[in-house]
This is a predicted structure of a 350-nucleotide part of an RNA (small-subunit ribosomal RNA, central domain) from a metagenome. The RNAcentral record of the full RNA draws on SILVA. Model confidence (mean pLDDT): 89 of 100.

Context: one part of a larger RNA
RNA sequence: CUGGGCUUAAAGCGUGUGUAGGCGGAAAAGUAAGCGUCUUGUGAAAUCCCCCGGCUUAACCGGGGAAUUGCUCGGCGAACUGCUUUUCUUGAGGCAAGUAGGGGUGCAUGGAACUCUUGGUGGAGCGGUGGAAUGCGUAGAUAUCAAGAGGAACGCCAGUGGUGAAAACGGUGCACUGGGCUUGUCCUGACGCUGAGACACGAAAGCGUGGGUAGCGAACGGGAUUAGAUACCCCGGUAGUCCACGCCGUAAACGAUGUCUACUAGGUUGCGGGAGUUCUGACACUUUCGCGACCGAAGCAAAAGUGUUAAGUAGACCGCCUGGGGAGUACGGUCGCAAGGCUAAAACUC
Numbered sequence: 001c002u003g004g005g006c007u008u009a010a011a012g013c014g015u016g017u018g019u020a021g022g023c024g025g026a027a028a029a030g031u032a033a034g035c036g037u038c039u040u041g042u043g044a045a046a047u048c049c050c051c052c053g054g055c056u057u058a059a060c061c062g063g064g065g066a067a068u069u070g071c072u073c074g075g076c077g078a079a080c081u082g083c084u085u086u087u088c089u090u091g092a093g094g095c096a097a098g099u100a101g102g103g104g105u106g107c108a109u110g111g112a113a114c115u116c117u118u119g120g121u122g123g124a125g126c127g128g129u130g131g132a133a134u135g136c137g138u139a140g141a142u143a144u145c146a147a148g149a150g151g152a153a154c155g156c157c158a159g160u161g162g163u164g165a166a167a168a169c170g171g172u173g174c175a176c177u178g179g180g181c182u183u184g185u186c187c188u189g190a191c192g193c194u195g196a197g198a199c200a201c202g203a204a205a206g207c208g209u210g211g212g213u214a215g216c217g218a219a220c221g222g223g224a225u226u227a228g229a230u231a232c233c234c235c236g237g238u239a240g241u242c243c244a245c246g247c248c249g250u251a252a253a254c255g256a257u258g259u260c261u262a263c264u265a266g267g268u269u270g271c272g273g274g275a276g277u278u279c280u281g282a283c284a285c286u287u288u289c290g291c292g293a294c295c296g297a298a299g300c301a302a303a304a305g306u307g308u309u310a311a312g313u314a315g316a317c318c319g320c321c322u323g324g325g326g327a328g329u330a331c332g333g334u335c336g337c338a339a340g341g342c343u344a345a346a347a348c349u350c
Base pairs, nucleotide, nucleotide: 004321005320006319007304008303012318014201015200016199017198021194022193023192025088026087027086028085029084030083031082033081034080035077036076037075038074041071042070049065050064051063052062053061054060091191092188093187094186095184096183097182098181099180103177104176105175106174107173108172109171110154114150115149116148117147118146119145120144121143125136126135162169163168206247207246208245209244210243211242215241216240220236221235222234223233258317259316260315261314262313263312266295267294268293269292270291271290272289273288274287275286276285277284299306300305323350324349325348332343333342334341335340
């Protein structure tokens, strides 16, 4: 390279936007680059293959042909691909009217709980555990009532539910703002799909500067347990957790399943719309579009399973895999303040 694969065996980039590139709907006309056919020149000889011949045969040798799948000149053809022109509406987008939503950002605000402070009542314990102790308390704790302060998180509703590209998003109100879905006798007219690089976003932890700090709580101190106990349990408690700005760029970032399109039995169900049936309306029934689940035919699969949300049948494009260990390591490069990230071997060994 050919070939085979990527849910769980090695293998889908965490997710998106998008450059180059690759691929690309329907109809017509032209062109003739690709394509087909004929042709010109060339494609050294030997070798290989076929036929004939010469050494008694063969190897070997001689003659002829074929082949040399390539490049090239010119003519013809026009189905397909390309290119040019014209047209179309189903892909895509726009417009209009509706509509659901924890989508995002900022500001404001609410109640419960908790801790602290002050005051009242009260007077000996509280707390904690398997049992205890450390701890707190006559300088009045725990409990209880009132007032005040503070920070963080938003019970019930809540769902097998919704939104978002993913990460993620949940008290309430307002402002700004992104996307989706449905319907339409409307408009543009292939404007599309994918996407190496690139760019953007990206949980938690961590880092820098400045704030904040109620609760929780790495580290750390103490009490227990234990043979020991650098733990599990208990009492404390610093970073951190929170906010602003700037880094980091990783996760079992998972559906362990890349994105897009078409096609291929059904049934049940949740969410958001539309239409029809009925004189009208609620309800109901039928039907249709989008999203989310469950079961299942065919098929697929090593099986588990999957099954119109495919892991089925096909196509387009990208990424990735190639025995285990060494190793996601060394070296080099690059990014980062650092921690470290990305890229990524070999010796050796089984």